Model confidence (mean pLDDT): 83 of 100. This is a predicted structure of a 701-nucleotide part of an RNA (large-subunit ribosomal RNA, domain II) from a Minisyncoccota bacterium. It matches the Rfam family "Bacterial large subunit ribosomal RNA". Gene Ontology terms of the family: ribosome and structural constituent of ribosome. Lineage of the source: Bacteria > Bacillati > Minisyncoccota.
Context: one part of a larger RNA
RNA sequence: GCCAACGACUUUAGGUAUGUGGCAAGGGUAAGUCCUUUCGAGGGCGAACCCGCAGGGAAACCGAGUGUUAAUAGCGCGAAAAUUUCAGUCGCAUACCUAAGACUCGAAGCCGGAUGAGCUUGCCUUGGCCAGGUUGAACCCCGUGGAAACACGGGGGGAGGACCGAACCCGUGGGUUGUGCAACACCUUGGGAUGAGCUGAGGUAAGGAGUGAAAAGCUAAUCGAAUUCGGUAAUAGCUAGUUCUCUCCGAAACAGUUUUAGGACUGGCGGAGCUACGUAAUGUCUGGGGGUAGAGCUACUGGUUGAGGGGUAAUGGCCGAAAGGCCGGCCUCUUAGUCAAACUCCGAAUACCGGACAUGCAAGUACUCUAGUUAGUACGUGGGGGCUAAGCUCCAUGUACGCGAGGGGAACAGCCCAGACCAUCAAUUAAGGUCCCUAAAUCUAUGCUAAGUGUAAAAGGCAGUGUCGUGCCACAGACAGAUAGGAGGUUGGCUUAGAGGUAGCCAUCCUUUAAAGAGUGUGUAACAACUCACUAUUCGACGGCAAGGCGCGCCGAAAAUGUAUCGGGGCUAAGCAUAGUACCGAAAUUAUGGGUUCAAUCGUUCCUUCGGGAACGUCUGAGCGGUAGGAGAGCAUUCCUGUCUGCGACGAAGCAGGACCCGCGAGGGCCUGUGGAGCGUCAGGAAGUGAGAAUGUUGGC
Numbered sequence: 001g002c003c004a005a006c007g008a009c010u011u012u013a014g015g016u017a018u019g020u021g022g023c024a025a026g027g028g029u030a031a032g033u034c035c036u037u038u039c040g041a042g043g044g045c046g047a048a049c050c051c052g053c054a055g056g057g058a059a060a061c062c063g064a065g066u067g068u069u070a071a072u073a074g075c076g077c078g079a080a081a082a083u084u085u086c087a088g089u090c091g092c093a094u095a096c097c098u099a100a101g102a103c104u105c106g107a108a109g110c111c112g113g114a115u116g117a118g119c120u121u122g123c124c125u126u127g128g129c130c131a132g133g134u135u136g137a138a139c140c141c142c143g144u145g146g147a148a149a150c151a152c153g154g155g156g157g158g159a160g161g162a163c164c165g166a167a168c169c170c171g172u173g174g175g176u177u178g179u180g181c182a183a184c185a186c187c188u189u190g191g192g193a194u195g196a197g198c199u200g201a202g203g204u205a206a207g208g209a210g211u212g213a214a215a216a217g218c219u220a221a222u223c224g225a226a227u228u229c230g231g232u233a234a235u236a237g238c239u240a241g242u243u244c245u246c247u248c249c250g251a252a253a254c255a256g257u258u259u260u261a262g263g264a265c266u267g268g269c270g271g272a273g274c275u276a277c278g279u280a281a282u283g284u285c286u287g288g289g290g291g292u293a294g295a296g297c298u299a300c301u302g303g304u305u306g307a308g309g310g311g312u313a314a315u316g317g318c319c320g321a322a323a324g325g326c327c328g329g330c331c332u333c334u335u336a337g338u339c340a341a342a343c344u345c346c347g348a349a350u351a352c353c354g355g356a357c358a359u360g361c362a363a364g365u366a367c368u369c370u371a372g373u374u375a376g377u378a379c380g381u382g383g384g385g386g387c388u389a390a391g392c393u394c395c396a397u398g399u400a401c402g403c404g405a406g407g408g409g410a411a412c413a414g415c416c417c418a419g420a421c422c423a424u425c426a427a428u429u430a431a432g433g434u435c436c437c438u439a440a441a442u443c444u445a446u447g448c449u450a451a452g453u454g455u456a457a458a459a460g461g462c463a464g465u466g467u468c469g470u471g472c473c474a475c476a477g478a479c480a481g482a483u484a485g486g487a488g489g490u491u492g493g494c495u496u497a498g499a500g501g502u503a504g505c506c507a508u509c510c511u512u513u514a515a516a517g518a519g520u521g522u523g524u525a526a527c528a529a530c531u532c533a534c535u536a537u538u539c540g541a542c543g544g545c546a547a548g549g550c551g552c553g554c555c556g557a558a559a560a561u562g563u564a565u566c567g568g569g570g571c572u573a574a575g576c577a578u579a580g581u582a583c584c585g586a587a588a589u590u591a592u593g594g595g596u597u598c599a600a601u602c603g604u605u606c607c608u609u610c611g612g613g614a615a616c617g618u619c620u621g622a623g624c625g626g627u628a629g630g631a632g633a634g635c636a637u638u639c640c641u642g643u644c645u646g647c648g649a650c651g652a653a654g655c656a657g658g659a660c661c662c663g664c665g666a667g668g669g670c671c672u673g674u675g676g677a678g679c680g681u682c683a684g685g686a687a688g689u690g691a692g693a694a695u696g697u698u699g700g701c
Base pairs, nucleotide, nucleotide: 001701002700003699004698005697006696011100012099013098014097015096016095017094018093019092020091021090022089023088026051027050028049032045033044034043035042036041055062056061065077066076067075068074103241104240106238110231111230112229113228114227115226121205122204123203124202125201126200127199128198129197130195132164133163134162135160139156140155141154142153143152144151145150168192169191170190173188174187175186176185207223209219210218211217244634245633246632247631248630249629254267255266256265257264258263268373269372270370271369272368273367275366276365277364281359282358283357284356285355286354287353288352294346295344296343301340302339303338305336306335307334308333309332310331311330312329316327317326318325319324376401377400378399379398380397381396382395383394384393385392406417407416408415421594422593423592424591426590427589428588432584433583434582435569436568437567441581443580444579445578446577447576448575454571460555461554464552465551466550467549468548470546471545472544473543481538482537483536484535485534487511488510489509492506493505494504517532521530522529595624596623597622598621599620602617603616604615605614606613607612635690637687638686639685640684641683642682644680646679647678654674655673656672657671658670660669661668662667
């Protein structure tokens, strides 16, 4: 890992509701006891008591009333009466709630009693062990010197938590090993090695306790509280798992409160039941309130730019001897302009509330019982936060996903189209498409693009190209080109070393002219030289110049595995724009057949309180996506009671096979083989009642 078996909503008591049965103004027995017994059980007796038939009050208590109170007053709760009517009680079943282990498995832990110091820590008693070498303390003796104290030398001596180093003890660095030789070892290296040394045996101290040269170390591979058994099915707002089928309906991820935030309670949203009500929703008409969008502001509050006028000040600045002038602050007026979520003289569309009508085979509201949900997500729109960042975050509103399959979008929960009961080798369409991959136009018409733009991007740049107007020039000759001229006063004045059109400053005139700037650039140290403006001639154009609008393009454009920003091939349309026709295209729609739910019609049968109800069939209509979740109808397993006076060695169950039959399905039959002794039908009852998952349990492979 697979296979098989086992494996999770139970039981008791109390309560509420619904269904059903008995009796009914009543209903019921409990313990106990008697009888019968096939020993499983069955039948009597037994109202003690409980619920109901009356309420009010805290109660005493009173009672169709009672409580309050001084009150016969009022008021509260009742009675009576009435609206269609309102009866309980005891079983059984189902759902939920409460108490219990309470759907199953799962802690770390807490408490109690025991067992442990053959491991290890400390201590006590009694033993054992430490090769060899080195150093050479005290002290003693001798010698020399000395008055002495003492000094020096020699010899003896043999101290030390002394030195080197085996045994022994330890475990420093590195390596090996790391399913090991080993749940801590091996190799090498290293520390101690007469000491606070090492070690044998016996003894002693223990669980909130011991022991500890202290690391919360150690106390038997277990230690921030040992091990073991018990309390015990501890508790687990947490995780995982929770077993057959079909049918109908179908959420929430919100609000309030919460030692609350991944939990809970109440409301909201779901389901079922039960009756009652034309009430829901949508559309049209109509009546309302509003202060949002917008807009506006000499209509307020607050901000704000320019120009101008007026005023004001105790000490604003500058100039001036002063008068005063200029600038500035604040207030105000005129004029032009401008802003606001917490401004409004105004003011929509929507939305919301009311009314009428219409549509409406039915949704809605009320009541009873009962779930799940309270981690949401994306997109569009209106906003807050943020950077008018985020697949960001927080509200509002709508849709989708969630719980939704199908088609499109290359692929892709949330985008576009569209809501899947089943079948069909039928049809029509939606979004989106129609050259090939790939179903359908190499369709029609008119333009545009030359960039593979299409098939990513900005400011900005640009004689790309199409188109639209506007202004000006032009056969009295435009624009471009060519030829010629482009002068004089004058080197204008100033400045300057110089400044002569051409460093800079000022001025920018006059003359001759067809025209020519006190000069558009290049250039010189300054001149010179070249050139332009401007003029003439030549040339001979439905042309030229300038600014602008619109369409499509160009540059701007660098990234990390491999083209890689059309899905690909590839395309000059198979790109873009406008218009049109045809076709393809889904589980949409249609057609045909079938199933099922609900409603209504008709028919048959049965029941009836005579109102009607139930079952089956018929036909018509509307439905039939679905997680959490609710409701309904069924299938199968084991056992029990009755039944078929059932089946079975002429072969039960089980097992294996089948292309057969029935059922929507769970499943049920039939046939064949195997097997060798039990098994079923129908009507009921009761459950150890359905397995794929729980790192499930056990076994097998």